This is a predicted structure of a 72-nucleotide RNA (transfer RNA) from a Streptosporangiaceae bacterium. Lineage of the source: Bacteria > Bacillati > Actinomycetota > Streptosporangiales > Streptosporangiaceae. Rfam family: tRNA. The family's RNA type in Rfam is transfer RNA.

[in-house]
RNA sequence: GGGCCGUUAGCUCAGCGGCAGAGCGGCGGGCUUUUAACCCGCGAGUCCAGGGUUCGAUCCCCUGACGGCCUA
Numbered sequence: 001g002g003g004c005c006g007u008u009a010g011c012u013c014a015g016c017g018g019c020a021g022a023g024c025g026g027c028g029g030g031c032u033u034u035u036a037a038c039c040c041g042c043g044a045g046u047c048c049a050g051g052g053u054u055c056g057a058u059c060c061c062c063u064g065a066c067g068g069c070c071u072a
Base pairs, nucleotide, nucleotide: 001071002070003069004068005067006066007065010024011023012022013021018055026042027041028040029039030038048064049063050062051061052060
């Protein structure tokens, strides 16, 4: 240099073009003599950036950034 994959909550990751989610973690409560476990509830998002397509984009297209793998 060329090719491919990834970027979504604090972490790990889902997410047929139509209200952004789960697990873990965090916070509050219940239970318990207390802790753990278990149960109930809660909040947290510039969906990497810019542009394009579309009535509508995390999702499709283009360009760029960062990370990883392969290759010369």